Model confidence (mean pLDDT): 88 of 100. The part of an RNA shown here (small-subunit ribosomal RNA, central domain) has 350 nucleotides and comes from a metagenome. Rfam family: Bacterial small subunit ribosomal RNA.
Context: one part of a larger RNA
RNA sequence: CUGGGUGUAAAGGGAGCGUAGGCGGUGCUAUAAGUCUGAUGUGAAAGCCCGGGGCUCAACCGCGGGACUGCAUUGGAAACUGUAGGACUGGAGUGUCGGAGGGGUAAGUGGAAUUCCUAGUGUAGCGGUGAAAUGCGUAGAGAUUAGGAAGAACACCGGUGGCGAAGGCGACUUUCUGGACGACAACUGACGCUGAGGCGCGAAAGCGUGGGGAGCAAACAGGAUUAGAUACCCUGGUAGUCCACGCCGUAAACGAUGAAUACUAGGUGUAGGAGGUAUCGACCCCUUCUGUGCCGGAGCUAACACAAUAAGUAUUCCGCCUGGGAAGUACGAUCGCAAGAUUAAAACUC
Numbered sequence: 001c002u003g004g005g006u007g008u009a010a011a012g013g014g015a016g017c018g019u020a021g022g023c024g025g026u027g028c029u030a031u032a033a034g035u036c037u038g039a040u041g042u043g044a045a046a047g048c049c050c051g052g053g054g055c056u057c058a059a060c061c062g063c064g065g066g067a068c069u070g071c072a073u074u075g076g077a078a079a080c081u082g083u084a085g086g087a088c089u090g091g092a093g094u095g096u097c098g099g100a101g102g103g104g105u106a107a108g109u110g111g112a113a114u115u116c117c118u119a120g121u122g123u124a125g126c127g128g129u130g131a132a133a134u135g136c137g138u139a140g141a142g143a144u145u146a147g148g149a150a151g152a153a154c155a156c157c158g159g160u161g162g163c164g165a166a167g168g169c170g171a172c173u174u175u176c177u178g179g180a181c182g183a184c185a186a187c188u189g190a191c192g193c194u195g196a197g198g199c200g201c202g203a204a205a206g207c208g209u210g211g212g213g214a215g216c217a218a219a220c221a222g223g224a225u226u227a228g229a230u231a232c233c234c235u236g237g238u239a240g241u242c243c244a245c246g247c248c249g250u251a252a253a254c255g256a257u258g259a260a261u262a263c264u265a266g267g268u269g270u271a272g273g274a275g276g277u278a279u280c281g282a283c284c285c286c287u288u289c290u291g292u293g294c295c296g297g298a299g300c301u302a303a304c305a306c307a308a309u310a311a312g313u314a315u316u317c318c319g320c321c322u323g324g325g326a327a328g329u330a331c332g333a334u335c336g337c338a339a340g341a342u343u344a345a346a347a348c349u350c
Base pairs, nucleotide, nucleotide: 004321005320006319007304008303012318014201016199017198021194022193023192025088026087028085029084030083031082033081034080035077036076037075038074039073040072041071042070048066049065050064051063053061054060091191092188093187094186095184096183097182098181103177104176106174107173108172109171110154114150115149116148117147118146119145120144121143125136126135162169163168206247207246208245209244210243211242215241216240220236221235222234223233258317259316260315261314262313263312266295267294268293269292270291271290272289273288274287275286276285299306323350324349325348332343333342334341335340
C1' cells in the first nucleotide's frame, strides 16, 4: 500500500463557518489528457519461467522460446472520467404569501417568596435533630400586623411540548436581529456536498479589573456522631454564585451514535403548517410536508439492541482506533496572567 473497524469491546473531533484538496445532476457537440487498441523502437547479458539437451544423476553448464508487467514515437476508437462550448430543471438558491417558537441582543416593568431595618401587639421560649448540643432570646426573641430597603430567581401554565449548530434558552412589555417550516412555482441555472490547516462560538469551575452581595455555600469555626470522624447530620460562615469588560477552552460537551444524499413493510401518539371531505359553522374523518416520541417487520448485530430520526442497503468527504500498564505522563513546541490546555513518546513491565 492493500485490508478491518469506530452506540456499549480501542476508536466520532464539543459544535459551526469556511480555504486548499477530494467528490459531484440531465441532454447535445467538439477534443483526445486519463482510458482502450494496432504498429515500430527500446527494455544489455547473466538471472527468472517453460521446453528439450550435456557432464553416470543432481548441483552445474549450454540451446530455443517466454517474460522483462515499463518507456518513447506513431496510427486508430470515443462508452466512461477530464477539458471546452452551448442547453435543461429535478439538486441548490432567490422571490411572493402565511402562520409557529423559553433562538439571540439591549432597555424597562411586575408579583410571590427570602433576609434585614423601623414601629405596634405580645410573653418565654425559638431553632435544630434519630436524639441532642453549639446558636438566637427578658437589653423582649420566635409568632403576628403595618411600613421601608436589598439582591437573586421567575411557582402555576409545563408537556419523551417548542427553539437553537452545539454549549444552551422559561415572568411581562418594547427595541434591533438570526434561522427553520408550509403553500405557490415567478426567477437564477449545478451556483452543490464534504472539509486537512484556519477563523469565530463554546456549560460549570477558575483567573484579572471595577461594582454588587438577599439566599445558598467550597475553605474555615463550633456542636454532635464515632474506636477515630480532617466526613455524612446540625449552628454559623468567606471566596464564589449576580453585573460590566477581558481571559480560560475544558466536561459522562452523551444519542457515549461525524456531515450529506438516495432507497427500503407497517401501527400509534404529539407539535407546526397545507389541501380535501363534511357542515350554517367549529369539530370529526381522509391525504400530505416538516419536527419530535413509542411499538414493530425485513435486514443488521457478539449479544444487548437498532429498525424511514437505522446501528438496514449504497455513494462521497472528514476525524479517529490498532493489547494492558507506564500515560493522556516526560521532554520539546505552541497558547495562557496563572491554574493549566493542546500536541505527544520511550525505557521498563505483564

The full RNA is in RNAcentral, with records from SILVA.